[in-house]
RNA sequence: UUCGACAAGGGCAAACCGGGGGCAACUCCGGGACGCAAAAUCACGGGUCCCACGCGGAUGGCCGGAUUGCCGAAA
Numbered sequence: 001u002u003c004g005a006c007a008a009g010g011g012c013a014a015a016c017c018g019g020g021g022g023c024a025a026c027u028c029c030g031g032g033a034c035g036c037a038a039a040a041u042c043a044c045g046g047g048u049c050c051c052a053c054g055c056g057g058a059u060g061g062c063c064g065g066a067u068u069g070c071c072g073a074a075a
Base pairs, nucleotide, nucleotide: 001074002073003072004071011036012035016031017030018029019028020027021026034061040067041066042065044064045063046062047059048058049057050056
């Protein structure tokens, strides 16, 4: 630098359920696992969604991009 198996030790956690926050999209905590090698972080570009329509907001588990990172393999 590239890659991710039929390896090891670990990590995260969709739907759904309970509780809190929010007009809402959605989010936080607990349970739960569909999946994930960046499913870690950042709303910069695009997409989608919400609204009290504003110089507003949500989504990083929609895509691109940026930054950082575990284990292993190959060169």

Source information:
The RNA shown here (c-di-GMP-I-GGC riboswitch aptamer) has 75 nucleotides and comes from Desulfuromonas sp. The coordinates come from a structure-prediction model, not an experiment, and the mean pLDDT is 86. Of the family's consensus pairs, 91% are formed in the model. The source organism's lineage runs through Bacteria, Pseudomonadati, Desulfuromonadia, Desulfuromonadales and Desulfuromonas.